[in-house]
Context: one part of a larger RNA
RNA sequence: UGACGGGGGCCCGCACAAGCGGAGGAACAUGUGGUUUAAUUCGAUGAUACGCGAGGAACCUUACCCGGGCUCGAACGGUGCCUGCAUAUGGAAGAGAUUUCAUAGCUAGCAAUAGCGGGUAUCGAGGUGCUGCAUGGUUGUCGUCAGCUCGUGCCGUGAGGUGUCGGCUUAAGUGCCAUAACGAGCGCAACCCUUAUCUUCAGUUACCAUCAGGUGAGGCUGGGGACUCUGGAGAUACUGCCACCGUAAGGUGAGAGGAAGGUGGGGAUGACGUCAAAUCAGCACGGCCCUUACGUCCGGGGCGACACACGUGUUACAAUGGUCGGUACAGAGGGGAGCUACACUGUGAAGUGAUGCGAAUCUCGAAAGCCGAUCUCAGUUCGGAUUGGAGUCUGCAACUCGACUCCAUGAAGUUGGAUUCGCUAGUAAUCGCGCAUCAGCCAUGGCGCGGUGAAUACGUUCCCGGGCCUUGCACA
Numbered sequence: 001u002g003a004c005g006g007g008g009g010c011c012c013g014c015a016c017a018a019g020c021g022g023a024g025g026a027a028c029a030u031g032u033g034g035u036u037u038a039a040u041u042c043g044a045u046g047a048u049a050c051g052c053g054a055g056g057a058a059c060c061u062u063a064c065c066c067g068g069g070c071u072c073g074a075a076c077g078g079u080g081c082c083u084g085c086a087u088a089u090g091g092a093a094g095a096g097a098u099u100u101c102a103u104a105g106c107u108a109g110c111a112a113u114a115g116c117g118g119g120u121a122u123c124g125a126g127g128u129g130c131u132g133c134a135u136g137g138u139u140g141u142c143g144u145c146a147g148c149u150c151g152u153g154c155c156g157u158g159a160g161g162u163g164u165c166g167g168c169u170u171a172a173g174u175g176c177c178a179u180a181a182c183g184a185g186c187g188c189a190a191c192c193c194u195u196a197u198c199u200u201c202a203g204u205u206a207c208c209a210u211c212a213g214g215u216g217a218g219g220c221u222g223g224g225g226a227c228u229c230u231g232g233a234g235a236u237a238c239u240g241c242c243a244c245c246g247u248a249a250g251g252u253g254a255g256a257g258g259a260a261g262g263u264g265g266g267g268a269u270g271a272c273g274u275c276a277a278a279u280c281a282g283c284a285c286g287g288c289c290c291u292u293a294c295g296u297c298c299g300g301g302g303c304g305a306c307a308c309a310c311g312u313g314u315u316a317c318a319a320u321g322g323u324c325g326g327u328a329c330a331g332a333g334g335g336g337a338g339c340u341a342c343a344c345u346g347u348g349a350a351g352u353g354a355u356g357c358g359a360a361u362c363u364c365g366a367a368a369g370c371c372g373a374u375c376u377c378a379g380u381u382c383g384g385a386u387u388g389g390a391g392u393c394u395g396c397a398a399c400u401c402g403a404c405u406c407c408a409u410g411a412a413g414u415u416g417g418a419u420u421c422g423c424u425a426g427u428a429a430u431c432g433c434g435c436a437u438c439a440g441c442c443a444u445g446g447c448g449c450g451g452u453g454a455a456u457a458c459g460u461u462c463c464c465g466g467g468c469c470u471u472g473c474a475c476a
Stems, first nucleotide, its partner, number of pairs: 001476002004472002007470007015460002019423005026315008034306002042053002064301007076124009087104007106115003126290002129288003135284002137279003140275001142273001147186006153162003166177003192267004197235007207224002211222003238261001241255001242253004304442001317416001321375007333364003338357002342353004382413001387408007429452007
C1' cells in the first nucleotide's frame, strides 16, 4: 500500500422487511449428470454451466459408429509431359458413392499456339486432430457499481502519501464549503435513439368535418386539407416561478402553471482492472501431431438409449372455473418457389377452383372481455398423459425419429416438506398475436408486440452484495 475480520461509523441495492405470483409434490417438454451403447460427436460446470453454443439433428447438417470406396485427393494455385474431352440420352452392375457399355461429341486461329477439360509426375493441399496455461479477436462477471489515474508542487531515507481527506449535499469523485495543494484525463452527467404534448410543412395507398352523387350496407365516387394518422423540421422542463429551511450546494410543498416536475418513462452506451474465467468447434494464428489417413466420398445407424439424480419450463389440480351459442376491440411484424380473399367439398387437419397483392392499396390476423344457456363440488362436463384405430400435409424418404386432424381410451394430480425464485407501475399477474431459423418440425424455447391490469414498502435490527472513512492484523 492492499486484502481480510463472526471490529467500528456512514450510505446504497427487490438485499431484508411489507405484499403479489411462482419453483420444490404430479404428468409432459427440454438441457445436464450418471448409466448403457458399435456410437450415444464436441464444448459450457458455484454465483458467471445446465430451453447454454443450437435463430430448427428424419437424409443433409454431422464433427460420432459400422460397412463399402478414393489417394493430386471433395475445393483451390504453380510447373513439366501426354491427351481430347467435358457433357447429353439410353442400357447394365451396385445399398449408394461409383464402375461399365452404346450413340452423339471441344472452342478460337491458315498454322504455330492459346483457352477449357482429362491423365500422369511433382511442389503447395486437407485435418471440427492437441494445446484458450503460447495467442489475436470476441464474450461473461463484479457493475451502469462510482470509482481508476496523471502532470507539477509539497511531505517522507524509501515503499509511498497528499490531491481523492473533513463538513453538508447528490442517483453519481454530483456539487458547495473548507483545505499544501493547484490543475487535468478515463469514467458520472449531457450530446444519440425511442416514447409522452404542442406548432408548422407535406398529403397517398391513410383520413372524412363541410358540399354533391350513390348503396342493402360501406370514404363507395366526385371532392376536401379541417380531424385522425403518416414523416420531415421545430418548441417544451431549467428547481425557471412562489413559500419555507439552509452561508452555499441543495432540500421540502396534495404550491402555481403545465401533456409531462425535479434524472418524466424506456433503450443504446460498461472506466482502471479481477477471475492463467469462457471460446484453437465461428474466424484468425504460434508450436506439436496425421498424410493410401486423424484427409475425403457414399449407404445405414447414432447425436432421440433409460433403473435413476438435478436445473429450466408447459399443462393442471377447477366454479374468479369448464363446455356450448352469440357479439366487440389491438399493436408490431411477415408475404413471390410467397401471403391468399371468395366459392365449393370434407366432422376436421386440408383439398379443388379462383381473385387481389412485391403491398399505409391485397393478404396473414386476436384472446382474455361482454351477453345468454348449462354443469353444482364429484377424481367430476376438472385434468389431459398414455394407448388403439382412421386420416391430412411437407419431403426422394416420416420404421428407428415429423407436425397436425378425427373417433375411442381417459393415467397421475384435490395446491405440494426442508428450502428457494421473480417483481416497486402500465410493473407483477393474466390474455392472445407476430417474427427469425425453416421443405416440414418435435417452439411449451428465444426475440418482439399490444389487450386487461393489481397489492405493498413501518423501516434498515437482521441475511446477501457493494461504496467511503477508520481500527486491528501472526496474510501478500

The part of an RNA shown here (small-subunit ribosomal RNA, 3' major domain) has 476 nucleotides and comes from an uncultured bacterium. The RNAcentral record of the full RNA draws on ENA and SILVA. The coordinates come from a structure-prediction model, not an experiment, and the mean pLDDT is 82.